[in-house]
RNA sequence: UGCCAAAUCCGCGCGUUCGAUCGCGCGGAGCGGGGGACCCAACACGCGGCCGAACGCCGCGCGGGGCGAAUCCGGGUAGUUCCCGGAGGAGGACCUUCAACCUCCAGCCCGACAGCUAACCUCGCCGGCUCCAUUG
Numbered sequence: 001u002g003c004c005a006a007a008u009c010c011g012c013g014c015g016u017u018c019g020a021u022c023g024c025g026c027g028g029a030g031c032g033g034g035g036g037a038c039c040c041a042a043c044a045c046g047c048g049g050c051c052g053a054a055c056g057c058c059g060c061g062c063g064g065g066g067c068g069a070a071u072c073c074g075g076g077u078a079g080u081u082c083c084c085g086g087a088g089g090a091g092g093a094c095c096u097u098c099a100a101c102c103u104c105c106a107g108c109c110c111g112a113c114a115g116c117u118a119a120c121c122u123c124g125c126c127g128g129c130u131c132c133a134u135u136g
Stems, first nucleotide, its partner, number of pairs: 002129003008029008030125006040115001045061006063113001064110004071087006088105005098136003
C1' cells in the first nucleotide's frame, strides 16, 4: 500500500504517554450470526413383534445441528494418513460480465437439542497475509 473475512467507526470514564500514544471498562451507530409463532413444509431407513400379506401400531438400531466457500464421487490401499482424477464451490489491486491462469476447499463449536418463522430474546466485531503484487 492493498487483500481475505461480518470483524469497523464514534462518544464517555479510568489508567498510561510529550502526545488519541497505548490499554481497559461502559454506551451508541453500522455490519454479521443464532434461537424463536400462525401458515407452509417435514415426520426417513433397517431389524424384530402384533399377523400369512398390505396398511397401521410398538420396540431396538442408525443420532442430529451451527459458523464457514471449504462439499460430493471414483481410483490408488484390507483400512486410515496421503496421492491422483472428475463434478461442484471460494479468493486473486476501481466496478461488472466472459474466458484463461494461479491458489484454496480448512478449522472450530453445540451436546440428545433447534425446519421456515412476525413480535421478541441473544451472541460476535477476531485473526491471517501482502509491498508491483494475475492476464485478455